[in-house]
Molecule: small-subunit ribosomal RNA
Organism: uncultured bacterium
RNA sequence: AGUUUGAUCAUGGCUCAGGAUGAAUGCUGGCGGCGUGGAUAAGGCAUGCAAGUCGAACGGGUCGCAAGACCAGUGGCAGACGAAGUAGUAAUACGCAGGUACGCACCGAAGAGUCGGGCAUAGCUAGCCGAAAGGUUAGGUAAUUCCCGAUGGUGAGGUAACUCUAAAGGAGCAACCCGCUCUUUGAGCGGCCUGCGCGGUAUCAGCUUGUUGGUAGAGUAACGGCCUACCAAGGCGACGACACCUAGGGGAGCUGAGAGGCUGACCCCCACUGAUAGGACUGAGACACGGCCUAUACAUCUACGGAUGGCUGCAGUCGAGAAUCUUCCACAAUGGACGAAAGUCUGAUGGAGCGACGCCGCGUGGUUGAUGAAGUCCUUCGGGACGUAAAAACCUUUUAUGGGGGAGGAAGUAAUUGACGUUACCCCAUGAAUAAGGGGCUCCUAACUCUGUGCCAGCAGGAGCGGUAAUACAGAGGCCCCGAGCAUUAUCCGGAAUCACUGGGCGUAAAGGGUGUGUAGGCGGCGAUGUUAGUCUCUUGUUAAAGUUCUCGGGCUCAACCCAAGAAAUGCGGGGGAAACGGCAUCGCUUUGAGGACGCGAGAGGCAAAGGGAACUCAUGGUGUAGGGGUGAAAUCCGUUGAUAUCAUGGGGAACACCAAAUGCGAAGGCACUUUGCUGGCGCGCUCCUGACGCUGAGACACGAAAGCGUGGGAAUCGAAAAGGAUUAGAUACCCUUGUAGUCCACGCCCUAAACGAUCCUAACUGGCUUUAGGGAGUAUCGACCCUCUCUGAGGCGAAGCUAACGCGUUAAGUUAGGCGCCUGGGUAGUACGAUCGCAAGAUUAAAACUCAAAGGAAUAGACGGGGACUUGCACAAGCGGUGGAUCAUGCGGCUUAAUUCGAUGAUAAACGAAGAACCUCACCAAGGUUUGAAACCCAACUGCAACCCCGCCGAAAGGCGGGGCCUCGCAAGACAGUUGGGCAGGUGAUGCAUGGUCGUCGUCAGUUCGUGGCUUGAGUUGUUCCCUUCAGUGGGGUAACGAACGCAACCCUCGUUGCCUGUUUUCUAUGUCAGGCGAGACUGCCCCCUCACGGGGGAGGAAGGUGAGGAUGACGCCAGAUCAGCAUGUCCCUCUGAUAUCUUGGGCUGCACGCAUGAUACAAUGCACUCGACAACGGGUCGCGACGGGGUAACCCUGAGCCAAUCCUUUAAACGAGUGCCCAGUUCGGAUUGAGGUCUGCAACUCGACCUCAUGAAGCCGGAAUCGCUAGUAAUCGCAGGUCAGCUAUACUGCGGUGAAUACGUUCUCAAGUCUUGUACUCACCGCCCGUCAACACAAGGGAGCCGGGAAUACCCGAAGACCCCGCGCAAGUGGGGUUUACGGUAAGUUCGGUGACAGGGUGUAAGUCGUAACAAGGUAAC
Repeated sequence: AGUUUGAUCAUGGCUCAGGAUGAAUGCUGGCGGCGUGGAUAAGGCAUGCAAGUCGAACGGGUCGCAAGACCAGUGGCAGACGAAGUAGUAAUACGCAGGUACGCACCGAAGAGUCGGGCAUAGCUAGCCGAAAGGUUAGGUAAUUCCCGAUGGUGAGGUAACUCUAAAGGAGCAACCCGCUCUUUGAGCGGCCUGCGCGGUAUCAGCUUGUUGGUAGAGUAACGGCCUACCAAGGCGACGACACCUAGGGGAGCUGAGAGGCUGACCCCCACUGAUAGGACUGAGACACGGCCUAUACAUCUACGGAUGGCUGCAGUCGAGAAUCUUCCACAAUGGACGAAAGUCUGAUGGAGCGACGCCGCGUGGUUGAUGAAGUCCUUCGGGACGUAAAAACCUUUUAUGGGGGAGGAAGUAAUUGACGUUACCCCAUGAAUAAGGGGCUCCUAACUCUGUGCCAGCAGGAGCGGUAAUACAGAGGCCCCGAGCAUUAUCCGGAAUCACUGGGCGUAAAGGGUGUGUAGGCGGCGAUGUUAGUCUCUUGUUAAAGUUCUCGGGCUCAACCCAAGAAAUGCGGGGGAAACGGCAUCGCUUUGAGGACGCGAGAGGCAAAGGGAACUCAUGGUGUAGGGGUGAAAUCCGUUGAUAUCAUGGGGAACACCAAAUGCGAAGGCACUUUGCUGGCGCGCUCCUGACGCUGAGACACGAAAGCGUGGGAAUCGAAAAGGAUUAGAUACCCUUGUAGUCCACGCCCUAAACGAUCCUAACUGGCUUUAGGGAGUAUCGACCCUCUCUGAGGCGAAGCUAACGCGUUAAGUUAGGCGCCUGGGUAGUACGAUCGCAAGAUUAAAACUCAAAGGAAUAGACGGGGACUUGCACAAGCGGUGGAUCAUGCGGCUUAAUUCGAUGAUAAACGAAGAACCUCACCAAGGUUUGAAACCCAACUGCAACCCCGCCGAAAGGCGGGGCCUCGCAAGACAGUUGGGCAGGUGAUGCAUGGUCGUCGUCAGUUCGUGGCUUGAGUUGUUCCCUUCAGUGGGGUAACGAACGCAACCCUCGUUGCCUGUUUUCUAUGUCAGGCGAGACUGCCCCCUCACGGGGGAGGAAGGUGAGGAUGACGCCAGAUCAGCAUGUCCCUCUGAUAUCUUGGGCUGCACGCAUGAUACAAUGCACUCGACAACGGGUCGCGACGGGGUAACCCUGAGCCAAUCCUUUAAACGAGUGCCCAGUUCGGAUUGAGGUCUGCAACUCGACCUCAUGAAGCCGGAAUCGCUAGUAAUCGCAGGUCAGCUAUACUGCGGUGAAUACGUUCUCAAGUCUUGUACUCACCGCCCGUCAACACAAGGGAGCCGGGAAUACCCGAAGACCCCGCGCAAGUGGGGUUUACGGUAAGUUCGGUGACAGGGUGUAAGUCGUAACAAGGUAAC
């Protein structure tokens, strides 16, 4: 920094950016320098080499004339170093600091000595055995080999006297040198001891018998239970013994600001190991890597009798593994062994080789070069990018290649001596010549476009991309980063203050133990004195070197690397000093913490006993009769064998109304009728006593609601389980009727709770106000009350402060101190295993694998609630009329069909797009045609026979073929037109989820926001909430808000009254009617009442009264709402041999078992029919309206006046009025359906038009559940006009006028909306979220009858080699036998760890499985 959320803050985990590595993997790869390289199988090893040397210790053999050389043997020194590895080891290791009961070959210093004698033996010779390895017998031999004796200093023992103890020679003519023996000492090395430091697990809590100590001895170089005998019973441990797991330790390395964390490769120091196990010998030194003995395993040889071997040395090989090199050169240098030396040996070492494994350095060229070439990519098609990049020209030569020269490393001079090395380095030549890749580009995180793909293929560290416009996949172009490398993986540190010492927390996020008493421990009042292991300071020793850091230098051309000098740091030790704090010791405190005495006081504190009344229930009896009970409603149930009700009597058990409260007491759990007894704690007052006696408290102990368990009682009520009745889709529930355990008592267990203030205990400090309980003082009073102060409790509100916020706030969650407990992402899981406790149930302690990227807290804005309050609306109610039933019309679904074109689908589709489907429309179907196209633009060529018209043939037409007429304009360029060809057209094809525009809906609801300011860490909030009022966020008041915007209202239009002006028309006239324009009028203005105001109620006047009525006008937004088919438009798709374009004919959109929606007409008498008579308005009209007149029953026809309209026509309005008939019926209601005959429009009425006449005369008698409209000129009812249009299926739609009501108590309910508030686990927002079983698949872990394997130990058996002891033989050396100890092995019973396992159980995960609905809202039974 990213990631939980709609957004926010905080908590909290996960992830990333950095550095590092003995690395590995992928792609790539030019050179050099310096480093580094078997981390796994301490698995097995072929082959060669890695430890020898000395002839100046000795004898011999071979060769040689000799000098001498070589060979094995005896002897000496070395082989205990160097080299390798890290198995074991948690302390016999290591580090630091100390100590001493000790030793020492070689080296240095010093002293003394080195005399005399003797016995062997290898080699060798001879014989024998054996395959070999090797062995054996006899003989003879040397020494610096071995033995004896002598001497004895400064040696050892001893008080002393005294006693004991050594030797080797060699070279050289010699000088003398090298040795040898004894002693002392030095240096250095080693042995042993002590303190401190140095992993994890307590789900390891007790361990120990040589154990702990003593005495005596053995043993050792030396102390010591190191070993033995005896004696005593000790020793260690929560400051973690013992056990198990893991591990070499340190200097140091990596990281980090540091403190820390992690690591222990290379280099240095130490330790340990040498196939595994045991053992000793030699030696100064070993229990011995390239020595010995034994056992075991493995391997090799074998004549089968027996032998041999040990790369964790350097190379190398196999194996296993992600993975780690040459069977190289040289002793030239440094160092080591031996030697007097020359020298020999040295896989130590010095070098080279291989590996980009790491670090460092260099290069792959430089300058100029614009037509910004070609090519590629992108593009808004104009251009832009790669890009001075290339090409081209000029230049350079690091590197490379070739040639020539050529070191240092060599000390040590006279000579000789270089593996590296044809090296480094220098010079010359050739020629840009030999040399660039990897990863990335959504955000974190530097860097973007195109194409392909279409939740596919794929990517991915996290968040997350991909479902047709992907900067996230794949490719390309471009860009970014690093560069001989670049990425990935693994691991470590960092970031992570995410184990918090530095430097965190615990009311609600994870986290205070259920409560107390108290042990260890930690911490501790005032004054004084002494002391000083803590503390502080000075000094000193040490803390190896290397390394790190710093300072100053040096060497490789620089750097890496290497060399040198100095400083710093930390720990421990020695010494000196200080005494504030702390410790220790002592004294004091007539004291303030703590405790006690005395005097008062309150209390549901505890235990026991006794007593009481109300209610309940049971029994008996009386009265009394048909019900009772129960519920939302019922039923089961009780009751005529008499219930319920009521009265009386008696029995029983449990709980204690009122008082009662924000009360009181208790450590918590908890405690409530009254009285008595016993008993714990607390508060206040007084100052009397003790004199720090204190606080906390791991373990431990005690107490600990309810439920549960055991034994025995008791049992009225209530009541798990159970039974029945209901409810329900089901109902193993909620409700009801019963009811067992239990609830109660005694005793004994259990030991857990949301045991909560979700807040540990103690002490101190830090403003207050107020209420209450207990006590005291002052004042006052006769006394009480009141008032003031004070101590202790219990509450409320709040300063400062704290807190993520909510909130806490002298009863702190504030500021401090001391002590304890606890937390470290969610799930798995408070589970498994183990252990302890328990009669059991179970409790306590308490993980992991695996899985997720979150889980969780507080607050915010919404949305929602079968939450609340208030308000509004034809929302309900009150009314009027309908729909739903019938027939028909129209639309839709469905079905059908070649096609029944398409869209719209709850409200917000369905007389909607469509204000007119016979053809056309037309998008659909069948058939037949056309292909630059039916229409448009451009270019080229040709033509000027243009356009247009006519004719013939085929055809249903379109179209095709053929013929004729016509012969453009312009001076010209050319224009125009046609044909052909090329670009292109065309598409009612897809996507309304790519869009514009337009529209619907909430809703004409009153809301939605902004600026500045204020508040808040912030999201946000305030304003806009509140009170009054309004149709209204309308207005007023108040107010941390003040203003403003879009909405509301107003402005606009129509209607209603009126003034003025103008005016066509109405035969004339007009002051009238009418039309237009400009005005007036209404503003709660006036009066009364209420009100602070705004405003409300009533009234007057007025045509109109409180918005006068109606319209237009639709805020921020919501529904990915509707429309690509009105139009426009991105992308995709179809179109050079034939279309999804286009033309034509015919058909279809009208199809009909059915369902739905909107309407029309009715069912009749408030009606119908007929006759007569009245009164409108809005409109329309020249391809038009069409009068008068005439014809026809009529539709209509003939004629054609008038009118481009206040003039003419449409135009008779109808309901209504008057009169007559009908007389309640399927009718003189109703008109569907059907037949016949006509009229009109139109190329054309068959599918499929309207109208007229005659005839026919269906359903239907007021409509189930349900449902719609309307509050006044409204509903209802009546007709008229218009658009579309040739005509019309119009009963539709848009308007117009005529007649003209009823009702509204009211807001409980339904629906919708608004404001405030509340809850929330919802935010694609309840059509939300979400739980569990079952079913399927996968994964990990635990259990598990068992089976298999490993580790450690115990008991017993066997007992190699060796050591020790005893016995026999031997002069001795030695040898034979026995015993003790013991490795390996065996037997037995357990223990511990792991593998595997039928099966059963749970856990986790998985786009769309089953069943229900548990939780979140009062979640529909509040949840837990």